[in-house]
RNA sequence: GGUAGAGGUUGCAGACAACAAGAGUAAUUUAAGUGAGUUAGACAAAACGUUGAACUUGAAUGAAAGGGUAGUUUGCCGAAACAAGAAUUGUGUCAAAAGUUCUUGUUGGGCAUAUGGAGAAUAUCUAUAUGACUGUCAUUAGAAAGAGGUUUCUAGUGUUGUGCUAUC
Numbered sequence: 001g002g003u004a005g006a007g008g009u010u011g012c013a014g015a016c017a018a019c020a021a022g023a024g025u026a027a028u029u030u031a032a033g034u035g036a037g038u039u040a041g042a043c044a045a046a047a048c049g050u051u052g053a054a055c056u057u058g059a060a061u062g063a064a065a066g067g068g069u070a071g072u073u074u075g076c077c078g079a080a081a082c083a084a085g086a087a088u089u090g091u092g093u094c095a096a097a098a099g100u101u102c103u104u105g106u107u108g109g110g111c112a113u114a115u116g117g118a119g120a121a122u123a124u125c126u127a128u129a130u131g132a133c134u135g136u137c138a139u140u141a142g143a144a145a146g147a148g149g150u151u152u153c154u155a156g157u158g159u160u161g162u163g164c165u166a167u168c
Stems, first nucleotide, its partner, number of pairs: 001168005008077001011076006018069002027061007037048003041094003080107010108134002111131008135160001137158009
């Protein structure tokens, strides 16, 4: 350097359909009030508006997206996630949000709690900190097996993926 594997039945990510929630919300129609503006942030343009804009109340009709639950299935074990930067998509311009690619950095894995951010949400996701659990490697002590090198188990300590195990 190549190949194949392990951690976990809550490993990671994607797809599918169902369900709950979103929500009796947004939106549409109509009645009344009101009276000049409205069109996701700013500006511009264009369109609509006294033949009544926007807003409020009543009545009728009434969604969707992202996220979630458990299930099926696919690809995998830096799987993947996050942060910063650059390029790009899109728009009349600028900005924001979202998507894609690349670079750098952090994180072994899931869980619980607290705080912050996102979110309609006490769901959930994410970052940091703490806590126990768990996987890998090293090491100390004890026990068992072995002719021996050593192997396995238990307990403690430390470390962590560009790692570890097997093999060429």

Source information:
Predicted 3D model of a 168-nucleotide RNA (Lysine riboswitch aptamer) from uncultured Cetobacterium sp. The source organism's lineage runs through Bacteria, Fusobacteriati, Fusobacteriota, Fusobacteriia and Cetobacterium.